Source information
This is a predicted structure of a 72-nucleotide RNA (transfer RNA) from Methylobacterium sp. The organism belongs to Methylobacterium, within Bacteria. Its mean pLDDT, the model's own confidence on a scale to 100, is 83. The sequence was found in a public genome assembly. Its Rfam family is "tRNA". By type it is a transfer RNA. About the family: Transfer RNA (tRNA) molecules are approximately 80 nucleotides in length.
[in-house]
RNA sequence: GCGGGUGUAGCUCAGGGGUAGAGCACAACCUUGCCAAGGUUGGGGUCAAGGGUUCGAAUCCCUUUACCCGCU
Numbered sequence: 001g002c003g004g005g006u007g008u009a010g011c012u013c014a015g016g017g018g019u020a021g022a023g024c025a026c027a028a029c030c031u032u033g034c035c036a037a038g039g040u041u042g043g044g045g046u047c048a049a050g051g052g053u054u055c056g057a058a059u060c061c062c063u064u065u066a067c068c069c070g071c072u
Stems, first nucleotide, its partner, number of pairs: 001071007010024004018055001026042005048064005
């Protein structure tokens, strides 16, 4: 230099045009004499960045960026 993959909650990951989700973690409450375990509820997101297409974009297109893999 070229090609491919990945980037979504604190962490690990789903979701591939129509209100952004799960598990773990965190907070409150219930349970208990206390802890742990269990249960209920809740908070937390510029979907890597910019632009485009569209009535509507995390999702499609272009560019950029970080990391990983391969080739040279």